RNA sequence: GGGCUCGUGGUCUAGGCGGGAUGACGCCGGUAUGGCAUGCCGGCAGCCCGGGUUCGACUCCCGGCGGGUCCA
Numbered sequence: 001g002g003g004c005u006c007g008u009g010g011u012c013u014a015g016g017c018g019g020g021a022u023g024a025c026g027c028c029g030g031u032a033u034g035g036c037a038u039g040c041c042g043g044c045a046g047c048c049c050g051g052g053u054u055c056g057a058c059u060c061c062c063g064g065c066g067g068g069u070c071c072a
Base pairs, nucleotide, nucleotide: 001071002070003069004068005067006066007065010025011024012023019055027043028042029041030040031039048064049063050062051061052060
C1' cells in the first nucleotide's frame, strides 16, 4: 500500500429484508430482611465521523477514522 471483516449505553451483545434499537452485567430508586447478599418491580444511559439516496437511514451508497485478519 491492497483485499476481507467489524465499529450499537460504562462493559459485552442482538437487529442489518429502510418505518417504534434487543438482552445481559453494571448504575440509580423502590420492595423484601433486624442488617447484608440473593430475589422481585421500576428507571437512567447507546447506533464511530462527514456527505449522498429516500417522505423516512443504525440499516443502502461514497469518502474518512479506528480495531482485527490475510497478501505485498

The RNA shown here (transfer RNA) has 72 nucleotides and comes from Gemmata obscuriglobus.
Rfam family: tRNA. It is annotated as a transfer RNA.